[in-house]
Context: one part of a larger RNA
């Protein structure tokens, strides 16, 4: 671009891919079988392996905007406290998010149509024959049932609503993340909680500074589960999502 007026939003399902494993252990039952040894089928149950998805509570791991310790040096004048460099200076944990070794689920169960086999009925060929006509049983294969794509499926499909320029819709732009290389998707844009502030908590570290007191001193009580807390929760229009502007279907072979 088409899809035969333009739009939204829900949809059929032509068709394509994934998946299809499988052990051990209880019970049936030490039954049936078998002299015994030994040991089922057919049916219930239960707990594994690999593989697959999916997730982040737990248990870890990573966490170069979080906290604490600690070495050297340089600097805020000095003390004290802090800050820059030394591989992130180096150590100790560690939030969010990624994530597996960590969680949870999955193959089923059923239908249909067969293979190989087993059968009814039955003739040719008065008998016998699963076959010649007819009818049944029957596998992880195969079609379904499960999952995810899917209408350019050109046969291009269906339902609803909405617009006819007083114009549905939709882009531009802006603030973001359940998305993302971009683009695209989503979610908002004052009729607002979308991101940031900021405020409440959580969460992580482990007892901040300063001051009093104790020690000669390093230092250690106390004040006080103290101070700080990055992605987390909620909450607040404080600030930035402003105004606008483009395109768009002439009732439709």
């Nucleotide at each position: 671009u088409g899809u035969u007026g333009g739009a939204a939003a829900c949809u059929u399902g032509a068709g394509a891919g994934g998946a299809u494993u499988u052990g051990u252990c209880c019970u049936u039952a030490g039954u049936a079988c078998g002299a015994g040894a030994g040991g089922a089928c057919c049916g219930g149950g239960a707990u594994g392996a690999a593989c697959g998805c999916a997730c982040c509570u737990c248990u870890g791991g990573u966490g170069c905007a979080c906290c604490a310790g600690u070495c050297g040096u340089c600097a805020u004048g000095c003390c004290a406290a802090u800050g820059g460099c030394g591989c992130a200076g180096c150590u100790g944990g560690g939030u969010a998010g990624c994530u597996a070794a960590g969680u949870g689920c999955g193959g089923a169960c059923g239908g249909g149509a067969u293979a190989a086999a087993c059968g009814c009925u039955g003739a040719a060929a008065g008998c016998a024959u699963c076959u010649a006509a007819g009818c049944g049983u029957g596998a992880a294969a195969c079609c379904c049932c499960c999952c995810u794509c899917g209408a350019a499926a050109c046969u291009a499909g269906g339902u609803u609503u909405c617009c006819c320029u007083u114009g549905a819709g939709a882009g531009c732009c802006g603030u973001a993340g359940u998305a993302g290389a971009c683009c695209a998707c989503u979610a908002c844009g004052u009729u607002g909680a979308u991101a940031g502030g900021c405020c409440a908590g959580g969460u992580g570290u482990g007892g901040a500074a300063g001051c009093g007191c104790g020690g000669c001193g390093a230092c250690g009580c106390g004040u006080g589960a103290a101070g700080c807390u990055u992605a987390c929760u909620g909450g607040u229009a404080c600030u930035a999502a402003u105004a606008a502007u483009c395109c768009g279907a002439u009732c439709g072979g």